[in-house]
RNA sequence: AAAAAUGUUUUCUAGGGUUCCGCAACGUGAGUUGGCCUGGACCGAGAGUAAACUCACAGCUUGCGCAGCUGUGCCACGGAAGGAUAAAAGCCUGGGAGAU
Numbered sequence: 001a002a003a004a005a006u007g008u009u010u011u012c013u014a015g016g017g018u019u020c021c022g023c024a025a026c027g028u029g030a031g032u033u034g035g036c037c038u039g040g041a042c043c044g045a046g047a048g049u050a051a052a053c054u055c056a057c058a059g060c061u062u063g064c065g066c067a068g069c070u071g072u073g074c075c076a077c078g079g080a081a082g083g084a085u086a087a088a089a090g091c092c093u094g095g096g097a098g099a100u
Base pairs, nucleotide, nucleotide: 007053008052009051010050012048015043016042020040021039022037023034024033025032026031055073056072057071058070059069060068061067075095077098081093082092083091
């Protein structure tokens, strides 16, 4: 910038590990080890939270312009294996394979 529609982005949480900081132990020191170390910071939900912006529908207004305003927008049980990052995870594969 364009497109799109069980839409996009952001906040917080459940959860997650250990590159960095901190903490602890060892060491003369440089440093080494530790996430069965609370933390700082970080990653983080389709089926969790809170917003913003779009989109659709209905109604109203209207100077008749998708211009403005209000409201509504459902349901969702789910492996194993694999992938990324330093590493892992309700992250991604995935509203997947399956189940009903």
Model confidence (mean pLDDT): 83 of 100. Predicted 3D model of a 100-nucleotide RNA (Guanidine-I riboswitch aptamer) from Sporosarcina sp. NCCP-2222. The sequence was found by an Rfam model in a public genome assembly. The model forms 100% of the base pairs in the Rfam consensus. Rfam family: Guanidine-I riboswitch aptamer. Rfam describes the family as follows. This family represents a conserved RNA structure found upstream of the ykkC and yxkD genes in Bacillus subtilis and related genes in other bacteria.